The RNA shown here (Bacterial RNase P class A) has 384 nucleotides and comes from Nitriliruptor sp. A source record names the gene rnpB. It matches the Rfam family "Bacterial RNase P class A". By type it is a ribozyme. Lineage of the source: Bacteria > Bacillati > Actinomycetota > Nitriliruptorales > Nitriliruptor.
[in-house]
C1' cells in the first nucleotide's frame, strides 16, 4: 500500500405542528337501552400522564413449550435424520474434531453402507460390468508379386491408437511370435491380523494375502437412533333475542259468583329450566427473558450475584410534513502529505437512505436488504 477471507455490530439525531392504538386518571358533554326514580349499562367525544415492531417481525421450511383428544406393552407398516465427541427443553440447529476435494495460504465444501442383495447409466464407441478385437502388432495357411511387400482367411494379442463422465492400477525390467501381473523390484492403492496412540470418528507402524476391487443409495434396500393427532379460529367461563320444555293466571264443564276440582287446544301475561347462537371475558404475554459482573469451559454453553419490565390489537395502531445536525456518493474549487501508487482536509452546489412490519410464544434455518463500523488472520509488493 493493494487484493483477499472469517466473524461481531448499527439500521439515523434533536425539536416545531398535525395525527394513531392501547392503558390509567380527571371531568361529567351527546347518542341508545334499562328504571316509578335516585340511578345504572353501553357506544361516541373532552384533557392530562404513561406506552407502542424488526434484524429479519417475512417464508411457515425444522424444533419445543402450552391446550384438547387419543394412549397397557410389544412388534410390522409409514415418515424422519444420517461421519465423530459435545451443547441444548428439542431440532435437519450450533461447537469443537476426523477424512476428502478445491485453494500459495487464511478458508471453503461435502460426509453411514454398493468387498450383503437387486436394479440403473443418455449420446459416442467395437465394447458399459468381472467388459471389449474397430485401427493396430503377431504367427499360420491361400493368392499376387516390381521380393520392399500387399490382398483374403483363420487365430493369437488388450501394450499403442481412437469414443466417451467412466473402458479392469503406475514406472522398469525379465520374457514372448507379438503380448499380457505371465513373472520380478519399486510405487499407489484394497482386505485381513498384531502392536501403538485417541472417549471416538480416524491416524501411524509391522507383517501376511491376492495382483487391483469403477459410479449411483436425492434408486430399491441394509444398519443405527427419532417420531400418536390437532393446533390459540387450541381450549376454557358468561350468556341476550329467537325457537323448545315447565308451572300458574285469563279460558271451557259442574245452574250464576268465590274456592275447588276436571279438561284441553290455539292465543296472550308472568315465572322457571336446560343446551347453546351473536356477543362478552378469560387464555395474554415474566420468559428455556433482557442487560452488568463474577466464576466453569478449548468453545457453542453453563452458573452465581444484582439490576430491569419491554406491543398484546377489531384478524385493522407505532404516521406525515418542515426546520438543525450527523453520515454516504456525484461534480467543482482551495490546499497539504508521498518518488510513485495513493491517502487526507475545508467549502459550495446536486442527490441518496433500504428491506420491510408483531397478533399465544420462544430456539433456529432460508431468503430480502441503501448503507456504515469494529476486529481477527492470509497472500503480494515496498521501505527501516
Nucleotide at each position: 500500500g493493494g487484493a483477499g477471507u472469517c466473524g461481531g455490530c448499527c439500521a439515523g439525531g434533536c425539536g416545531g405542528c398535525c395525527g394513531c392504538g392501547c392503558u390509567c386518571g380527571c371531568a361529567g358533554g351527546c347518542c341508545g337501552g334499562g328504571g316509578u326514580g335516585a340511578c345504572c349499562c353501553g357506544g361516541c367525544g373532552g384533557c392530562g400522564g404513561g406506552u407502542g415492531a424488526g434484524g429479519a417481525a417475512a417464508g411457515u421450511c425444522c424444533g419445543g413449550a402450552c391446550u384438547c383428544c387419543g394412549a397397557a406393552g410389544g412388534g410390522c407398516a409409514g415418515g424422519g435424520u444420517g461421519c465423530u465427541g459435545g451443547g441444548u427443553a428439542a431440532c435437519g440447529c450450533c461447537c469443537a474434531g476426523g477424512c476428502g476435494u478445491g485453494g500459495u495460504g487464511a478458508c471453503a465444501c461435502g460426509u453411514g453402507g454398493c468387498a450383503a442383495g437387486c436394479g440403473c447409466a443418455a449420446c459416442a464407441g467395437a465394447g458399459a460390468g468381472c467388459a471389449g478385437a474397430c485401427c493396430g502388432c503377431c504367427g499360420g495357411c491361400a493368392g499376387g508379386u516390381c521380393c520392399g511387400c500387399c490382398u483374403g482367411u483363420c487365430g493369437g494379442u488388450a501394450a499403442g491408437g481412437g469414443u466417451g463422465a467412466a473402458a479392469c492400477g503406475g514406472u522398469g525390467a525379465g520374457g514372448u511370435a507379438a503380448g499380457a501381473g505371465c513373472u520380478c523390484a519399486c510405487c499407489a492403492g484394497c482386505g485381513c491380523g498384531g502392536c501403538g496412540g485417541g472417549u471416538g470418528a480416524c491416524c501411524g507402524u509391522c507383517g501376511c494375502g491376492g495382483c487391483u476391487a469403477g459410479g449411483c443409495a436425492u434408486g430399491c434396500c441394509c444398519c443405527a437412533c427419532c417420531c400418536g393427532g390437532a393446533g390459540c379460529a387450541a381450549g376454557g367461563c358468561c350468556g341476550a333475542g329467537c325457537a323448545g320444555g315447565g308451572a300458574c293466571c285469563a279460558c271451557g264443564g259442574c245452574g250464576g259468583c268465590c274456592c275447588g276440582u276436571c279438561g284441553a287446544c290455539a292465543u296472550g301475561g308472568u315465572c322457571c329450566c336446560g343446551g347453546g347462537u351473536a356477543g362478552g371475558c378469560c387464555g395474554c404475554u415474566c420468559g428455556a427473558g433482557g442487560c452488568g459482573u463474577c466464576g466453569g469451559g478449548a468453545g457453542a454453553c453453563c452458573g452465581g450475584c444484582g439490576u430491569c419490565c419491554c406491543a398484546g390489537a377489531g384478524a385493522g395502531a407505532u404516521g406525515g410534513u418542515c426546520g438543525c445536525c450527523a453520515c454516504c456518493c456525484g461534480u467543482g474549487g482551495c490546499c497539504g502529505g508521498g518518488c510513485a501508487a495513493c491517502c487526507a482536509g475545508c467549502c459550495a452546489c446536486g442527490g441518496g437512505g433500504a428491506c420491510a412490519g408483531g397478533a399465544u410464544c420462544c430456539g433456529g434455518c432460508u431468503u430480502a436488504u441503501c448503507g456504515g463500523c469494529c476486529g481477527g488472520c492470509u497472500c503480494c509488493u515496498c521501505c527501516c